A computed fold for a 1491-nucleotide RNA from an uncultured bacterium, annotated as small-subunit ribosomal RNA. The coordinates come from a structure-prediction model, not an experiment, and the mean pLDDT is 84. Its Rfam family is "Bacterial small subunit ribosomal RNA". Rfam links the family to the GO terms ribosome and structural constituent of ribosome.

[in-house]
RNA sequence: AGAGUUUGAUCCUGGCUCAGGAUGAACGCUAGCGGCGUGCCUAAUGCAUGCAAGUCGAACGGUAACAAAAGACUUCGGUUUUUUGUGAGAGUGGCGAACGGGUGCGUAACACGUAGAUGACCCGCCCUGGAGAGGGGGACAACGCGACGAAAGUUGUGCUAAUACCCCGGAUGUCUCAGAGGUUAGAGACUCAGAGAUUAAAGGCGGGCUACUCGAGAGAGUAGCCAAGCGCUCUGGGAGGGGUCUGCGGCCCAUCAGCUAGUUGGUAGGGUAACGGCCUACCAAGGCAAAGACGGGUAGGGGGCGUGAGAGCGCGACCCCCCACACUGGUACUGAAACACGGACCAGAUACCUACGGGUAGCAGCAGCAAGGGAUAUUGCGCAAUGGGGGAAACCCUGACGCAGCAACGCCGCGUGGAGGAAGAAGGUCUUCGGAUUGUAAACUCCUUUUCUGGGUGAAUAGAAAGGAAAGUAGCCCAGGAAUAAGGCCCGGCUAACUACGUGCCAGCAGCCGCGGUAAAACGUAGGGGUCGAGCGUUAUCCGGAAUUACUGGGCGUAAAGCGCGUGUAGGCGGGUAGAAAAGUCGGACGUGAAAGCUCCCGGCCCAACUGGGAGAGGCCGUUCGAAACUAUCUAUCUAGAGGAUGGUAGAGGCAAGUGGAAUUCCCCGGUGUAGUGGUGAAAUGCGUAGAUAUCGGGAGGAACACCAGAGGCGAAGGCGGCUUGCUGGGCCAGACCUGACGCUCAGACGCGAAAGCCAGGGGAGAGAACGGGAUUAGAAACCCCGGUAUUCCUGGCAGUAAACGAUGUCAACUAGGUGUGGGUGGCGUAGAGUCAUCCGUGCUGCCGCAAACGCAAUAAGUUGACCGCCUGGGGAGUACGGCCGCAAGGCUAAAACUCAAAGGAAUUGACGGGGGCCCGCACAAGCAGCGGAGCGUGUGGUUUAAUUCGAGGCUACGCGAAGAACCUUACCAGGGUUUGACAUGUCGGUGGUAGGGGAGGCGAAAGCCCUCUGACCCUUCGGGGAGCCGACACAGGUGCUGCAUGGCUGUCGUCAGCUCGUGCCGUGAGGUGUUAGGUUAAGUCCUGUAACGAGCGCAACCCACGUCGUUAGUUACAAGUGUCUAGCGAGACAGCCGGUGAUAAGCCGGAGGAAGGUGUGGAUGACGUCAAGUCAGCAUGGCCUUUAUAUCCUGGGCGACACACACGCUACAAUGGCCGGUACAAUGGGUAGCCAAGCCGCGAGGCGGAGCCAAUCCCGCAAAGCCGGUCUCAGUCCGGAUUGCAGGCUGCAACUCGCUUGCAUGAAGUCGGAGUUGCUAGUAACCGCAGGUCAGCCAUACUGCGGUGAAUACGUUCCCGGGCCUUGUACACACCGCCCGUCACGUCAUGGAAGUUGGCAACGCCUGAAGCCGGUGGGCCAACCCGCAAGGGAGGCAGCCGUCUAAGGCGGGGUCGGUAACUGGGACGAAGUCGUAACAAGGUAGCCGU
Repeated sequence: AGAGUUUGAUCCUGGCUCAGGAUGAACGCUAGCGGCGUGCCUAAUGCAUGCAAGUCGAACGGUAACAAAAGACUUCGGUUUUUUGUGAGAGUGGCGAACGGGUGCGUAACACGUAGAUGACCCGCCCUGGAGAGGGGGACAACGCGACGAAAGUUGUGCUAAUACCCCGGAUGUCUCAGAGGUUAGAGACUCAGAGAUUAAAGGCGGGCUACUCGAGAGAGUAGCCAAGCGCUCUGGGAGGGGUCUGCGGCCCAUCAGCUAGUUGGUAGGGUAACGGCCUACCAAGGCAAAGACGGGUAGGGGGCGUGAGAGCGCGACCCCCCACACUGGUACUGAAACACGGACCAGAUACCUACGGGUAGCAGCAGCAAGGGAUAUUGCGCAAUGGGGGAAACCCUGACGCAGCAACGCCGCGUGGAGGAAGAAGGUCUUCGGAUUGUAAACUCCUUUUCUGGGUGAAUAGAAAGGAAAGUAGCCCAGGAAUAAGGCCCGGCUAACUACGUGCCAGCAGCCGCGGUAAAACGUAGGGGUCGAGCGUUAUCCGGAAUUACUGGGCGUAAAGCGCGUGUAGGCGGGUAGAAAAGUCGGACGUGAAAGCUCCCGGCCCAACUGGGAGAGGCCGUUCGAAACUAUCUAUCUAGAGGAUGGUAGAGGCAAGUGGAAUUCCCCGGUGUAGUGGUGAAAUGCGUAGAUAUCGGGAGGAACACCAGAGGCGAAGGCGGCUUGCUGGGCCAGACCUGACGCUCAGACGCGAAAGCCAGGGGAGAGAACGGGAUUAGAAACCCCGGUAUUCCUGGCAGUAAACGAUGUCAACUAGGUGUGGGUGGCGUAGAGUCAUCCGUGCUGCCGCAAACGCAAUAAGUUGACCGCCUGGGGAGUACGGCCGCAAGGCUAAAACUCAAAGGAAUUGACGGGGGCCCGCACAAGCAGCGGAGCGUGUGGUUUAAUUCGAGGCUACGCGAAGAACCUUACCAGGGUUUGACAUGUCGGUGGUAGGGGAGGCGAAAGCCCUCUGACCCUUCGGGGAGCCGACACAGGUGCUGCAUGGCUGUCGUCAGCUCGUGCCGUGAGGUGUUAGGUUAAGUCCUGUAACGAGCGCAACCCACGUCGUUAGUUACAAGUGUCUAGCGAGACAGCCGGUGAUAAGCCGGAGGAAGGUGUGGAUGACGUCAAGUCAGCAUGGCCUUUAUAUCCUGGGCGACACACACGCUACAAUGGCCGGUACAAUGGGUAGCCAAGCCGCGAGGCGGAGCCAAUCCCGCAAAGCCGGUCUCAGUCCGGAUUGCAGGCUGCAACUCGCUUGCAUGAAGUCGGAGUUGCUAGUAACCGCAGGUCAGCCAUACUGCGGUGAAUACGUUCCCGGGCCUUGUACACACCGCCCGUCACGUCAUGGAAGUUGGCAACGCCUGAAGCCGGUGGGCCAACCCGCAAGGGAGGCAGCCGUCUAAGGCGGGGUCGGUAACUGGGACGAAGUCGUAACAAGGUAGCCGU
């Protein structure tokens, strides 16, 4: 740092995907050790059990129990009393329990962060200063006695202490009130003086001294005094902590746009530690909001963590700070502090106990359980350390904490051995069978001991000492022995790593592209390899890559994207000069930015992770000092921007009124006139004898304005077109008189806005949705035709959209030219034409530059600035829902689920077009002969069959493979046999009357089997060996499959003129150029031109045949000799000559000569390629399948079937003919298992016969049509010959299925062939016969050749078919047999609407209203103080009651968000469904947008 993926290829746009890092993770496979960390992300769901907050006897009363002493009693066990000591539990009292620990529900807030404020505040314990601590009093727990209750607990009465409670005195002070002074921005702070109010624990502890009491004494008790420490009260200060207020900062939705009644402010009061509508009453009507109020959703915030180059983006586990919460909701009490996790009260839900009356409980503390979940640990040890609470202390408490346990959950470290070792062992895998690889890997030899096992020793932490969880741990020493220790994923591309087998669109894989349909490096397995390694993969999530939200750092003509246009508000931005001040800006200093973390340096654990120390970095922060260029502000001024005034000027600019002619209509009138007219591709509907159309005259009415007219003009856009008048907007030019920045842009807002449409009223000629009719058509809801309503027109209103387009926002500046055109001005000009300069508009062209390309290019898409709008993959969708607007139609705003791996832009090469141009071809046309109808032959389909073997399938299969199916062939079927085989090679063993041939016999359909006779070969060292045969093993065999695994060969486009390359040039590139163009040719043939120049494969030529001549040779032929024959050599033709034409070229036209003339004719020859064309059955061949069968042999059958259909032929339908007789003329070929003469026999096929011939010699072998003569006379015939019968011949082992042929007899269809279709351009078609191959014979009418006779026609290229070149369009590229749209039907999925139904949430109105605070009352009750001798009263208070507020509950109507739903709407997706053909080519009616 990039890569894959849209295409046939290319460039661009654009999305999707991957490689990296990370995690509180989970899952799969695997697992040796240690260190340091981390571990319920889900149900703030519910919890059994234990523990997590107590402590103080030196505040107080006091007891059980125990011990001692003494006394009393005694049953001699003991009991009891007193004193003393120790003193549990409970109680009064104090401090703590508001810390520590947990969780993230709520909270979008001064909750948090940061910087400030508090002159508006508080503070227990701690530190420090000052002053003080005098005198009294009455209770209540505990406890005793009693009562109620199942329990929890409650209650009556009686007693009692204090550092508990109360009263009095009293003041340095403190507080309150009003006053004065001075400080301050501001006074409630400070100072001064005055009035009032207000406080205590003489408490406890130990020590000393004195007095008293007890005691024999020791000593004890009490009282007083003294000093020190612990406490106490009042009041300053400090430290630290907290409350409150403020600036700034940090989420999403505008489909939340208006919100607000304590609301905003004031006055008074209340309340608080304290300001404040915090609360109450009254008064005023304010307050907030586009810089986002209000509402909704989500969420604890920060230090930080992850990622990133950074800017950012995401996150908020562990650790630290702050906040909030403690079953849910509400409430206060206590206290310095709470509205209080392990306190209280009330309500609710839940759970438990219950004697049914009533009670109890709150793990979001540590463990642990259940549940949920993909998922998260021990009911461990210890207070030894650190820290905390209480205490004077000892000490007690502490699931905070320190440790241990579990978990590869993470990070870090170590190990599973090291060295040597090639016969490159065995085994595995692959193999071209040679080998390669696993692989120095192993074995084996030597060595080591981290780890492991055993034994020994043994810490730091840990304090002045002892003890001390972790711990007999870490570490260290000794011994043993390579011993105890390797896996995971991947190997098609991205992406590092390849083979074999299995599978056969199956099973499966897959992050994206995509693999799998019989040769899978993509599935599964194996071998091998790659990569990490005690881990490796997968999944999830975040950042990155993604410049794919673009601040850094993107875009908007055509890819997504400029609002249809303007006016203009807020906002943003803004000309020149001078000055001021200093908000922004820049700099310095100071403060702060906790610690941890991060970076750097140094240190400690062996290293590292981890950890200690130091330094640094980190803010859009605050204070202060300074600078003054720029921006903002203020002041003054200027004229270049902008505007005004003046003088000219063009124009379909707008509105209104009036007016004109042409045309259409025929609504009216009249004339002429007669049968049609109209319309179309062709028709018909329609109109017309009631007089149309046509034509003439007059009238009416509506709409639009020919020519002028233009690439022209005007307007902001939409748009504007006869003429005249009125009103009116804007522009341009000229000079430079005035104002003096007055400007630009513009979210909202407002206005204008084609057509269609809507409402109301008019109008209505023509055109014309809908509709009716006629055609077309398979259909025709269309295109075409005849009619025709709305509409189109006017007035008033609505609507507000268009492909409202230059698909290009507005404004300003700058940046080469050329050439038109419209409007001005100036100069020159005989004032005309014109020309020069300049300003404004509007076009074309073109450089720089830009752009993906196309293209743009002073009218920018160039270079810049200002402002606005808009875009972020395709589909879903400009849709749903919501909102706003509208009479409606609908408009504006505008999603999501789901789905795809693309959708796109420009350009390229092709292909295609019912696009264009040029040009060929028996392509059409012009002709001739046919086919299609008949019969027959052959092939094919189909059907049939045991089998009818297989292949070939438009052209390019179908008389094709097959140039010969009765057996054989033969591959098919039935049956019968064989199994190393019918055939090849090798090895081993055996065999001598063996192999083989022949003969006879038996069985059998044959093959074959059995038996018998006969009977070999080669080499030899004479032993034997080879061959043969038999047996065994390797193997043979297969016309079994795959032509879509192949070779080779072939067909076709097409004998069409094309197909390419090198170098250069152009283009980012695909690619182009060359090969296009102008001519020309049969031809990319040639010429010319030319950023191309050359070249190759094709074309042509070279080759063969035929035609003319010369020459050489000559078997044969012929009578010699010769050459008309044969086969060699050579000549000849080249646009060479002449004329014309053309560019003087290439060439073309005509002519001459010539046997032949423009390629002389025919053949051979087939470019790059296309059709996965054909052939595995000609051959070859990979793979697969088969192996007593899919091989092989045999007999018989089948390939020959037959209702039909097609293809190619033959013969005909007749007189240009049939038949009979006579008669003439070929060429190519073939022949020894052959051709076969003469002669004879037979009506004939043929037979007999045997001459000749290995062939220019002999034979096949008489060619036929033709010609001459005769006959038939138009008829199913003397045409035609199918079919059938009988009798023969030939071939062959054999003619039944199933051969050919002869004779006689029979005598079918057929009288020239529908739609359609084939061949042929000259020795051709047509007609005529001949030969050959295959072959025993032949189903050959086929095929391949040969000669004989021998035409017609071609105007021409419009059309059909095929092809070539150029060009154009394209949404095609499997390439038009392409692509592709919509309905319907089926399945799946998500979603909208919806009568209803059912939940959540937040409010509102009314009712009820717990606890509690506050207020009122307080007739019941009450110790402290006061009066009083007392009784009693008073002060003060309590219960009770009343009221305000209020949680919850109830009722109610709404809001909002969900679930579900009969039915319903469209949408997406799905290999093969239905109907049509809308779009892409002029897509066959150009398409598209709005309505």